[in-house]
Context: one part of a larger RNA
RNA sequence: AUCUCUCUAAGGAACUCGGCACAUUAGCCCCGUAACUUCGGAAGAAGGGGCGCUUGGACGCGUUAGAUUAUAUCAAAGCGUGUUUGAGCCGCAGUGAAAGGUGCUCUGUGACUGUUUAACAAAAACACAGCUCUGUGCGAAGUCGCAAGACACUGUAUACAGAGUGACAAGUGACCAAUGCUGAAAGAUUAAGGCAAGGGGUCAGUCCCGCGCAAGCGGGACGAAGCUCUGAACUUAAGUCCCAGCGAAUGUCGGCCGUAACUAUAACGGUCCUAAGGUAGCGAAAUUCCUUGUCGGGUAAGUUCCGACCUGCACGAAUCUUGUAACAAAAGAGCAACUGUCUCGGAGAGAGGCUCG
Numbered sequence: 001a002u003c004u005c006u007c008u009a010a011g012g013a014a015c016u017c018g019g020c021a022c023a024u025u026a027g028c029c030c031c032g033u034a035a036c037u038u039c040g041g042a043a044g045a046a047g048g049g050g051c052g053c054u055u056g057g058a059c060g061c062g063u064u065a066g067a068u069u070a071u072a073u074c075a076a077a078g079c080g081u082g083u084u085u086g087a088g089c090c091g092c093a094g095u096g097a098a099a100g101g102u103g104c105u106c107u108g109u110g111a112c113u114g115u116u117u118a119a120c121a122a123a124a125a126c127a128c129a130g131c132u133c134u135g136u137g138c139g140a141a142g143u144c145g146c147a148a149g150a151c152a153c154u155g156u157a158u159a160c161a162g163a164g165u166g167a168c169a170a171g172u173g174a175c176c177a178a179u180g181c182u183g184a185a186a187g188a189u190u191a192a193g194g195c196a197a198g199g200g201g202u203c204a205g206u207c208c209c210g211c212g213c214a215a216g217c218g219g220g221a222c223g224a225a226g227c228u229c230u231g232a233a234c235u236u237a238a239g240u241c242c243c244a245g246c247g248a249a250u251g252u253c254g255g256c257c258g259u260a261a262c263u264a265u266a267a268c269g270g271u272c273c274u275a276a277g278g279u280a281g282c283g284a285a286a287u288u289c290c291u292u293g294u295c296g297g298g299u300a301a302g303u304u305c306c307g308a309c310c311u312g313c314a315c316g317a318a319u320c321u322u323g324u325a326a327c328a329a330a331a332g333a334g335c336a337a338c339u340g341u342c343u344c345g346g347a348g349a350g351a352g353g354c355u356c357g
Stems, first nucleotide, its partner, number of pairs: 002351007010343002014341001019338001027051005036041001038167001052089012066074002090094001102336006109328002114126002130165007142151003168323004173253003178250002180246004187241003193235002198230005205222007254272005281315001282312001293309005
C1' cells in the first nucleotide's frame, strides 16, 4: 500500500454528472399536525414532551372471605395488573445494548396494486378497471385442422371475438378530395366457359399435263365425309370504373398584400389556392432549431429548476387534449437536518501479507 471496520479538531456538499456512499432519524405513550382532496385521504404529515431504580399516597380493573332483595348485585384483606401524584438515588447518558422511517417544498410522466428484457435496461414501456368502434342470431363470428372434429361454450348480444384509448373531471372541433370499409345496383369495362359463322391441314375421288404400245410412272388443280388445328360475332360473374354514406376508420387540417390621428400592431379589407384550412385547450414543453429566447423568482454567483410571455423551426383534441387527490426501489429542481463526499488529511482495530505446519 490492499480489504472490512471504529474514531476524528474547525468547517458542513466547498465533493461530484448527481449528496453516489456514509451519517442522521428510528421503539412505546401523550400533545399536536398545513396546503390540497375523488372527503377515503394527505398523516407516523410537520413539530414537540415523557421513559431507569428505591419507597410512599390516591384512584381504577381482575380475583373473592363475606353481605344481600340470592342464576343478580355489593365487597374487606391479600395477590395480580394499571393510571396518577410525591419523596429519594445514581450515571455523560434510563426504549442506557440491539430496534427494523431522515423530513419537507415545487415540477414533468404514468391514475392506482400489478407485469417486463432468466444472466448489463423495472421504466414515462406492458397490463389494468373504465370509454368507444367493428363483427357475430348460434351448427354464431373468430381460431386450429387435409378431414373427421375441437376450442369458443355445456356460453347465447348485460354474450363472444377483433381494434383503439387507458381511473376520475371537463371536453373531444373542421375535412369524405386520396386510402379503406359499408351500401346500391342503372350504365361502362371485364375471365374461363357456352354457342359457333368462317378459315387452315389431311384425304376417298374427279379432272388436266408429260412419258410410255400397254400395264403404268411422274407432276398439277379441285376436293365430299371423317379426323384435326384455329376461330369473328353473340352470351356471361364477382371485381373495377361510376354513385352515395362513414373519422373514438388510415389520415389531412394554407399563402400573399394592404389598413387605426406618434410609433408599433392590426379588430378590418383584398386576392390566390384547397376536400377543409388547426377550433377549445396547452405552449422555449419528455415537443423550441436559432437558444443559456425575454421578463420575474430562488443563489453572492443558476446552460438546470419554478412562474409568465407567444416569435408553436416542427403542440393539439380516444396515434386523445387539458387538469388532477392518492400512489412510484421511476425523472428534474430546491430547503432543513446530517455527516470524512470534500477542504485534507490523521489515528486505531481486525483480516491478509511473513515464518512454521
Molecule: large-subunit ribosomal RNA, domain IV
Organism: Verrucomicrobiia bacterium